RNAcentral holds the sequence, with entries from Ensembl Protists.
A computed fold for a 73-nucleotide RNA from Bigelowiella natans CCMP2755, annotated as transfer RNA.

RNA sequence: GCCGUCUUAGCACAGUGGUUAGUGCAUCUCUCUUGUAAAGAGAAGGUCCCGAGUUCGAAUCUCGGAGAUGGCU
Numbered sequence: 001g002c003c004g005u006c007u008u009a010g011c012a013c014a015g016u017g018g019u020u021a022g023u024g025c026a027u028c029u030c031u032c033u034u035g036u037a038a039a040g041a042g043a044a045g046g047u048c049c050c051g052a053g054u055u056c057g058a059a060u061c062u063c064g065g066a067g068a069u070g071g072c073u
């Protein structure tokens, strides 16, 4: 330099155009326990990497940029 893949909560990820963006772990609170852990219940946590476009409507499609990663040279 060329060709791909990925970017969504603290971490790992799901969600391929339409109700409020979700799951697990972690965090916090409560229950249970002599106490801790485990278990159960609940809560909080989001500029869906950035910008533009298409659309009645975009995390999702298109274009550009940034970053990460793999392959080729």
Base pairs, nucleotide, nucleotide: 001072002071003070004069005068006067007066010025011024012023013022018056027043028042029041030040031039049065050064051063052062053061

Its Rfam family is "tRNA". Its family is annotated with triplet codon-amino acid adaptor activity in the Gene Ontology. Rfam classes the family as a transfer RNA.